[in-house]
RNA sequence: CAGUCUGAUAGAGGCGCGGCUGACAAGAGUAUUCCGCCUUGCGGAAGAAAGGGGAUGCCGCCGAAGGAACGAUAAGUUCCUGGGCCAGCGGAGAAGAUCCGUUGGACUGUCGCAUUUGCGGAGUGCUAUCGUGACG
Numbered sequence: 001c002a003g004u005c006u007g008a009u010a011g012a013g014g015c016g017c018g019g020c021u022g023a024c025a026a027g028a029g030u031a032u033u034c035c036g037c038c039u040u041g042c043g044g045a046a047g048a049a050a051g052g053g054g055a056u057g058c059c060g061c062c063g064a065a066g067g068a069a070c071g072a073u074a075a076g077u078u079c080c081u082g083g084g085c086c087a088g089c090g091g092a093g094a095a096g097a098u099c100c101g102u103u104g105g106a107c108u109g110u111c112g113c114a115u116u117u118g119c120g121g122a123g124u125g126c127u128a129u130c131g132u133g134a135c136g
Base pairs, nucleotide, nucleotide: 001136003135004134005133006131007130008129009128010127011126014062016061017060018059019058020057024053032046033045034044035043036042037041065081066080067079068078069077070076082108083107085105086104087103088102089101090100091099092098110121111120112119113118114117
């Protein structure tokens, strides 16, 4: 002090993540109850709940968090995934709800390389500030 490595703090991505809440859909006109009849049933009247989801609001956040393996369903360790969306397939599920995995697609943030725009990388990333010492 251009740069690289390294420590601390702050911050960004956006249909962003998690927790709590629980309108509501579905379960289901099902179970069940009552009445009638020609009673293994049919017709009529009334009619849920559990478990699984979940708008909204609030809170905490930005490896947020999710998944897999091992482990005893625990603690813990290791590994994978930048983010959500859509479609296919597989799995969970009563389910066409929802969730998980995976493949593909376009999008998006970020960095790098070339620059009319394209390609590539990964969150062990990126941006800012301050500092440490080492290399140069």